[in-house]
Context: one part of a larger RNA
RNA sequence: UCCUCGUUAAGGAACUAGGCAAUCUAGCUUCGUAACUUUGGGAGAAGGAGUGCCCCUACGUAGGUGAUCCCCCUCGCGGGGUGAGCCGAACGGGGUCGCAGUGACCAGGCCCAAGCGACUGUUUACUAAAAACACAGGUCUCUGCCAAGUCGUAAGACGAUGUAUAGGGACUGACACCUGCCCGGUGCUGGAAGGUUAAAGGGCGGGGUUAGCCUUCGGGCGAAGCUCUAAACUGAAGCCCCAGUAAACGGCGGCCGUAACUAUAACGGUCCUAAGGUAGCGAAAUUCCUUGUCGGGUAAGUUCCGACCUGCACGAAUGGUGUAACGACUUGGGCGCUGUCUCAACGAGGAGCUCG
Numbered sequence: 001u002c003c004u005c006g007u008u009a010a011g012g013a014a015c016u017a018g019g020c021a022a023u024c025u026a027g028c029u030u031c032g033u034a035a036c037u038u039u040g041g042g043a044g045a046a047g048g049a050g051u052g053c054c055c056c057u058a059c060g061u062a063g064g065u066g067a068u069c070c071c072c073c074u075c076g077c078g079g080g081g082u083g084a085g086c087c088g089a090a091c092g093g094g095g096u097c098g099c100a101g102u103g104a105c106c107a108g109g110c111c112c113a114a115g116c117g118a119c120u121g122u123u124u125a126c127u128a129a130a131a132a133c134a135c136a137g138g139u140c141u142c143u144g145c146c147a148a149g150u151c152g153u154a155a156g157a158c159g160a161u162g163u164a165u166a167g168g169g170a171c172u173g174a175c176a177c178c179u180g181c182c183c184g185g186u187g188c189u190g191g192a193a194g195g196u197u198a199a200a201g202g203g204c205g206g207g208g209u210u211a212g213c214c215u216u217c218g219g220g221c222g223a224a225g226c227u228c229u230a231a232a233c234u235g236a237a238g239c240c241c242c243a244g245u246a247a248a249c250g251g252c253g254g255c256c257g258u259a260a261c262u263a264u265a266a267c268g269g270u271c272c273u274a275a276g277g278u279a280g281c282g283a284a285a286u287u288c289c290u291u292g293u294c295g296g297g298u299a300a301g302u303u304c305c306g307a308c309c310u311g312c313a314c315g316a317a318u319g320g321u322g323u324a325a326c327g328a329c330u331u332g333g334g335c336g337c338u339g340u341c342u343c344a345a346c347g348a349g350g351a352g353c354u355c356g
Stems, first nucleotide, its partner, number of pairs: 001351008010342002014340001019337001027051005036041001038174001052096005063087003069081004097101001109335007116327002121133002137172007149158003175322004180252003185249002187245005194240003200234002205229005212221003253271005280314001281311001292308005
């Protein structure tokens, strides 16, 4: 010097990113206990008091257990009585010892406010336990049973020895109050008149070949058959098209003017759109400017809480806003408490170092 412990004057978070760490608290009995609340909780809320031993109450009380014996009877694993022995409080009163009586060990610190997630659970085995996942509940959608869906080349199996109060998929995530507008785009569902459209059918026409015919002997024409092509026309789904559908994917404007101070604009005009953000919330886990402005808390507060609304760039199951209870979650404040600190000191055990 390091590690693990113990104690500490005065102060008591001044430490620090942050009370990290370590104290404080603690058992049992009793008194007492707020806001809020889903009436269950919150709650061990908070905050107090008592606590050893001896005696009396009571030469063992209340109470428990129940030997023995007796009685009744619808006779049984029945009913009633007696009460030996044993166990044995609490309340109350008195005494006594110590600094200290849950005397050691064991053994909650508490409160206020906010965010997020309802909750108990689950998770990155070996840097993340959370606001992430799950969840009960909600909604949409598919599926009529040889179900849909899934695995497999198949047989076959799961679904399910189930049958729409069932099973699969997707989103949301208790509960309360709610969930606005847009179907133009994309997707899905339905429709079938018209347009387009494959194979196939169809075969107008054209090419090759050549029996034959013609010939100026160079060549030309050319039936049937075979063969290579091939127009019109017929021709499904799909697409175009027509509707529906947003708890489907998604989207939810701009400029100018106007009221008898000023300011602002209930109001008007105009352009564009499928429709122009409703309720609620809002400098927020979202606010750039920004330490916005005002208020609270502090002597002093970029954090925190309450408001305002100018929302760069909230917003309604990609859910919106609240919410009791819960949380090894996150943030701010307070009481208590302390070597975290002012600022260190001493002690114990071990390591290091020296010798062996």